[in-house]
RNA sequence: GCGCUAUUAGUUUAGUGGUAGAAUGUCAGGUUUCCAACCUGAAGACAGGGGUUCGAUUCCCCUAUGGCGCA
Numbered sequence: 001g002c003g004c005u006a007u008u009a010g011u012u013u014a015g016u017g018g019u020a021g022a023a024u025g026u027c028a029g030g031u032u033u034c035c036a037a038c039c040u041g042a043a044g045a046c047a048g049g050g051g052u053u054c055g056a057u058u059c060c061c062c063u064a065u066g067g068c069g070c071a
């Protein structure tokens, strides 16, 4: 330099065009003499920009970062 691939809550991940789920963690309440465990509830995410589309996490392009391969 070229090609491929990945990027979604704090973390690990699901999601093949129609309001983004889960686990774990965090917070609040319940239970308990207290802690842990358990139960209930809440907040929290699509790497950035552009394009296509009535509508994009999803399809296309560029950029950024990581990984792999070739030279």
Stems, first nucleotide, its partner, number of pairs: 001070007010024004018054001026042005047063005

The RNA shown here (transfer RNA) has 71 nucleotides and comes from a Candidatus Pacearchaeota archaeon. The same sequence occurs in records of 2 taxa. NCBI's taxonomy places the organism under Archaea, Nanobdellati, Candidatus Pacearchaeota.